Predicted 3D model of a 521-nucleotide part of an RNA (small-subunit ribosomal RNA, 5' domain) from an uncultured bacterium. The RNAcentral record of the full RNA draws on ENA, Greengenes and SILVA. The coordinates come from a structure-prediction model, not an experiment, and the mean pLDDT is 84.
Context: one part of a larger RNA
RNA sequence: GACGAACGCUGGCGGCGUGCCUAACACAUGCAAGUCGAACGGAACUGUUUUGAAAGAUUUCUUCGGAAUGAAUUUGAUUUAGUUUAGUGGCGGACGGGUGAGUAACGCGUGAGUAACCUGCCUUCAAGAGGGGGAUAACAUUCUGAAAAGAAUGCUAAUACCGCAUGACAUAUCGGAACCACAUGGUUCUGAUAUCAAAGAUUUUAUCGCUUGAAGAUGGACUCGCGUCCGAUUAGUUAGUUGGUGAGGUAACGGCUCACCAAGACCGCGAUCGGUAGCCGGACUGAGAGGUUGAACGGCCACAUUGGGACUGAGACACGGCCCAGACUCCUACGGGAGGCAGCAGUGGGGGAUAUUGCGCAAUGGGGGCAACCCUGACGCAGCAACGCCGCGUGAAGGAUGAAGGUUUUCGGAUUGUAAACUUCUUUUAUUAAGGACGAAACUUGACGGUACUUAAUGAAUAAGCUCCGGCUAACUACGUGCCAGCAGCCGCGGUAAUACGUAGGGAGCAAGCGUUGUCC
Numbered sequence: 001g002a003c004g005a006a007c008g009c010u011g012g013c014g015g016c017g018u019g020c021c022u023a024a025c026a027c028a029u030g031c032a033a034g035u036c037g038a039a040c041g042g043a044a045c046u047g048u049u050u051u052g053a054a055a056g057a058u059u060u061c062u063u064c065g066g067a068a069u070g071a072a073u074u075u076g077a078u079u080u081a082g083u084u085u086a087g088u089g090g091c092g093g094a095c096g097g098g099u100g101a102g103u104a105a106c107g108c109g110u111g112a113g114u115a116a117c118c119u120g121c122c123u124u125c126a127a128g129a130g131g132g133g134g135a136u137a138a139c140a141u142u143c144u145g146a147a148a149a150g151a152a153u154g155c156u157a158a159u160a161c162c163g164c165a166u167g168a169c170a171u172a173u174c175g176g177a178a179c180c181a182c183a184u185g186g187u188u189c190u191g192a193u194a195u196c197a198a199a200g201a202u203u204u205u206a207u208c209g210c211u212u213g214a215a216g217a218u219g220g221a222c223u224c225g226c227g228u229c230c231g232a233u234u235a236g237u238u239a240g241u242u243g244g245u246g247a248g249g250u251a252a253c254g255g256c257u258c259a260c261c262a263a264g265a266c267c268g269c270g271a272u273c274g275g276u277a278g279c280c281g282g283a284c285u286g287a288g289a290g291g292u293u294g295a296a297c298g299g300c301c302a303c304a305u306u307g308g309g310a311c312u313g314a315g316a317c318a319c320g321g322c323c324c325a326g327a328c329u330c331c332u333a334c335g336g337g338a339g340g341c342a343g344c345a346g347u348g349g350g351g352g353a354u355a356u357u358g359c360g361c362a363a364u365g366g367g368g369g370c371a372a373c374c375c376u377g378a379c380g381c382a383g384c385a386a387c388g389c390c391g392c393g394u395g396a397a398g399g400a401u402g403a404a405g406g407u408u409u410u411c412g413g414a415u416u417g418u419a420a421a422c423u424u425c426u427u428u429u430a431u432u433a434a435g436g437a438c439g440a441a442a443c444u445u446g447a448c449g450g451u452a453c454u455u456a457a458u459g460a461a462u463a464a465g466c467u468c469c470g471g472c473u474a475a476c477u478a479c480g481u482g483c484c485a486g487c488a489g490c491c492g493c494g495g496u497a498a499u500a501c502g503u504a505g506g507g508a509g510c511a512a513g514c515g516u517u518g519u520c521c
Base pairs, nucleotide, nucleotide: 001520002519003518005517006516007515008514009513012392013391014390015389016388017387018385019384020350025348026347027346029345030344031343034091035090036089039088040087042085043084044083045082046081047080050077051076052075053074054073059068060067061066098303099302100301107228108227109226110225111224112223113222114221117220118219122216123215124214125213126212127211128210130164132162133161139154140153141152142151143150144149170195171194172193173192174191175190176189177188178187179186180185200208201207202206229275230274231273236266237265238264241263242262243261244260245259246258247257248256278300279299280298281297282293283292284291285290305326306325307324308323309322328339329338330337331336356382358381359380360379364378365376366375367374368373395425396424397423398422405416406415407414408413430458431457432456433455434454435453439448465510466509467508468507469506470491471490472489476505477504478503479502480501486493487492
């Protein structure tokens, strides 16, 4: 000098930041990933059209028996429109958010390579969307179960699923030619054969979609050179091990996997083993070289109760998906089930120590949707904490019988000290009242927020402490104590005149902080 700090004393305000470093310990509760009815068939509700039934106010006629009329009401069928939506289907849940356990590794950094690769949505270009089929959830009925859930039968739709047709600049095989190159090879042109595609919706007029191919962009995958902590009181290590042939597998190369063959491969330029550790841009310090560090912000990686596995998908071996096993917790009718905060809050525990079970989608961004809009603990804000940095204030000017009081004294005085009182001002801040935003681009739409800010009024009014005073090191006297009590970073002080202990007066330094402790330079 620095800090994600803690502790002691003290504490007025604002702006901007930061806030579990320990138990990757266990978690009550709420929320954190949905959306589309312009893909689909239903269901419920509300109107509407037509019509049936029940009961029937009122009015008219009456031979008083009744007949006609038929408002409001209830209920069934039907037409049509709207709203909501469990289910099928599409896209998104692989992003965003958290943590640093593991990892000494192509994990990261940097520079190359892929003639060995993939890429949904987006952009551009080329071509196309013909004609069919069978199911299934929902639903209905029945059944099992305490529940979670499940089974059987029957019915039905689609942008769900499956054949057929058409196919090439696609893919595969066999050929030909030209050009190029970095080993294997690549590109272009061309011939033959084989194999593959599609889906519609809607305000009814334009749009959004669908299929195939070629480019681009974006994102990823793999390989390599160099760099990347400590220990030799770790010296040998290795059998899919090292290489080859063939096959399988992968988006792709490869012992990645397998069969066979060979006996290799690494190592004193430190293999292997053990310990520690996420890496970097950066941060702190330092004149620099260097040393230390990796909180916050940004990039990459890894993980999601522990271990293993795949499914779906353009993309995962998937934090709020699935299956299995383990530990733990909960429910149970004992047969069986449910769960995963290292998301945001919050709880217990651990600890010297670290915050609200807040507001809002107004902005920025993301997902879905033609859109309206919906969702978004990302994010924007507010709350708590002097935890840090920065700024402001706690008054200003005048004021000497140098008042009183305190301390001290050689009793003359000295000092506190222009300090106070007193006089004249000011109003940052505070309080009260009035007005009141920008952030919104766009008719509407602002959580923050009646906030910031502005104006007026009141009145010095609401606001100073902490450490030190022997030397290092700025700042001295008195009293008490008497090697006691105590101080102390080092030297050291204290045994009767202590500037070093304790108190007081005075002084010095910092200041809403000041000291102490810890860590790094």